[in-house]
Context: one part of a larger RNA
RNA sequence: UGGCGGGGGUCCGCACAAGCGGUGGAGCAUGUGGUUUAAUUCGAUGAUACGCGAGGAACCUUACCUGGGCUAGAAUGCAGUUUGACCGUGGGUGAAAGCUCACUUUGUAGCAAUACACAGACUGUAAGGUGCUGCAUGGCUGUCGUCAGCUCGUGCCGUGAGGUGUUGGGUUAAGUCCCGCAACGAGCGCAACCCCCAUCACUAGUUGCCAUCAGGUAACGCUGGGAACUCUAGUGAAACUGCCGUCGUAAGACGUGAGGAAGGAGGGGAUGAUGUCAAGUCAUCAUGGCCUUUAUGCCCAGGGCUACACACGUGCUACAAUGGGGAGGACAAAGGGCUGCAACAUAGCGAUAUGAAGCUAAUCCCAAAAACCUCUUCUCAGUUCGGAUUGGAGUCUGCAACUCGACUCCAUGAAGCUGGAAUCGCUAGUAAUCGUAUAUCAGCAAUGAUACGGUGAAUACGUUCCCGGACCUUGCACA
Numbered sequence: 001u002g003g004c005g006g007g008g009g010u011c012c013g014c015a016c017a018a019g020c021g022g023u024g025g026a027g028c029a030u031g032u033g034g035u036u037u038a039a040u041u042c043g044a045u046g047a048u049a050c051g052c053g054a055g056g057a058a059c060c061u062u063a064c065c066u067g068g069g070c071u072a073g074a075a076u077g078c079a080g081u082u083u084g085a086c087c088g089u090g091g092g093u094g095a096a097a098g099c100u101c102a103c104u105u106u107g108u109a110g111c112a113a114u115a116c117a118c119a120g121a122c123u124g125u126a127a128g129g130u131g132c133u134g135c136a137u138g139g140c141u142g143u144c145g146u147c148a149g150c151u152c153g154u155g156c157c158g159u160g161a162g163g164u165g166u167u168g169g170g171u172u173a174a175g176u177c178c179c180g181c182a183a184c185g186a187g188c189g190c191a192a193c194c195c196c197c198a199u200c201a202c203u204a205g206u207u208g209c210c211a212u213c214a215g216g217u218a219a220c221g222c223u224g225g226g227a228a229c230u231c232u233a234g235u236g237a238a239a240c241u242g243c244c245g246u247c248g249u250a251a252g253a254c255g256u257g258a259g260g261a262a263g264g265a266g267g268g269g270a271u272g273a274u275g276u277c278a279a280g281u282c283a284u285c286a287u288g289g290c291c292u293u294u295a296u297g298c299c300c301a302g303g304g305c306u307a308c309a310c311a312c313g314u315g316c317u318a319c320a321a322u323g324g325g326g327a328g329g330a331c332a333a334a335g336g337g338c339u340g341c342a343a344c345a346u347a348g349c350g351a352u353a354u355g356a357a358g359c360u361a362a363u364c365c366c367a368a369a370a371a372c373c374u375c376u377u378c379u380c381a382g383u384u385c386g387g388a389u390u391g392g393a394g395u396c397u398g399c400a401a402c403u404c405g406a407c408u409c410c411a412u413g414a415a416g417c418u419g420g421a422a423u424c425g426c427u428a429g430u431a432a433u434c435g436u437a438u439a440u441c442a443g444c445a446a447u448g449a450u451a452c453g454g455u456g457a458a459u460a461c462g463u464u465c466c467c468g469g470a471c472c473u474u475g476c477a478c479a
Base pairs, nucleotide, nucleotide: 001479002478003476004475005474007473008472009471010470011469012468013467015463016462019426020425021424022423023422026317027316028315029314030313031312032311033310034308035307042053043052064303065302066301067300068299069298070297077125078124079123080122081121082120083119084118088103089102090101091100092099093098106117107116108115109114128292129291131290132289133288137286138285139281140280141279142277144275149188150187151186152185153184154183155164156163157162168179169178170177194269195268196267197266199237200236201235202234203233204232205231209226210225213224214223215222240263243257244255245254246253247252319419323378324377325376326375327374328373329372335366336365337364340359341358344355345354346353347352385416390411391410392409393408394407395406396405432455433454434453435452436451437450438449
C1' cells in the first nucleotide's frame, strides 16, 4: 500500500421486512448429468453452465458411427505436357458416390505451320484438417456493476515503499455539488449531448380522416367535395427547483403550494471507467506452436445426435364454480406478404382441397384478437374438471415422414383434489392474467426466443437480522 475480520462507524440495493404470484408434489415439453450404444459429434459446469452456442437435427445441416469409394484430392491461382472441344445423350455395374463403355462434337485469326480462347486429363508447385493447446494469442463476450469509482501533471511531505490531491463538515442517484484544507489543476468514468413514449403548435393531406354542404345505398367515406378532427412524419415549443413559502452561510432539502400535459433524473432504451475471475470461446472468424498427409483430408448410402432404471434445472397444462360447455355481442397494437399473403365461392364434421378477385401494400390479404359483456346449462363429483396414453381413419409439406414431422376427426380417458425441507421473481401501467405477431423455416417437434398491445392489483412500519456492494477507521502470525 492492499487484502481479510463471527472489529467499529456511515450509506445503498426486491438484500431483508410488508405484500402478490410461483418453483419444489402430478403429466408432458425442453436442456443437462448419468447410464447405454457401433455412434449416441463437440463445447458451456457455483453465483457468471443446464428452452445455453442451436433465431428451427427426417436427407442436407453433421462435425459422430458402420460400410462403399478418391489420393494434387471438393474449391482457386501459376508453370509445363497432352487431348479437341466443352455441353449433351445412352448403356453396364452399384445403395449412392464412383468405376467403365459407346455416341455426338471445336471456335477465332491464318494458305499453312502455328498462336489465342475455352474445356478435360496428367505432371510439378500450392492444398486440406469442426485435429490439440482459450494456460502461447487477436477479436468478441459474461461477471462484479450502470456500482462510483480509477488515475495523471506540477507542487509539497517522507531516507524509502509511498502519501497528499481523492481525507474532513454538509449534500446528492452519482468523486453530484457546496464549504473548508499544502495543495493547484487535468483525464477516463457520473451527468448531458442520441432514440422511443407522454402535451401543444406549425408544415404537409394520400393509400389514412369525415365536422359542415350535396348526392346515393339494403349497408359502408360509397361519390362530389372538405383540410376541421383522428392519424401519419418532419420541424419546433415545453421542465429550469424557474416562481412562492419554511429551513440552511452555500450546495440543497421539504410542501395534499401555485401554474402546468408533464415536477424535481417525467417514464423507458442505447451507452458498461481502471481493473477482477490464467472466467468463456482455437467449433463464427483470425492466428503462433504442435500433430496429420493413400488420412485426423474429401465424396457417398444408411444409421446416430430423438436411446432410458434414474437424478437435477427451465417451462407448459392442470388439479376447477373468480370455473367448464353452448349461443350472441364489443374493443387493440406491432409485424409479415410475389418461389408470397390470399378475400370470396364450392366440397368436406375437420385438418384441408378445387376454382379464384385483390395486393410489390397507410390501398389488398394474413386477421378470428383473447381475456371481457349478455343469456343459458352443469352443482362439488376424480365430475360436462383434467387431458396424458393408446387404437382406428385421414390431411399437408417434402425424392423420402419406419427409426424420427406437424395437424384433423372418431374412440380411449392415466396421474393430478393446491404440493415436505427448501427456494425464485416482482415496487406501477409493475406483478398477475389475456391473446397477437415475427425471425429461423419446404415442413416442424415453438409450451422456446424476441417484440406487441388488452385487463390490471397488493405492499413498503422500517434497516435489528440474511446476502452483495461503496466510503472512512481499527487489528492482523496474510501478500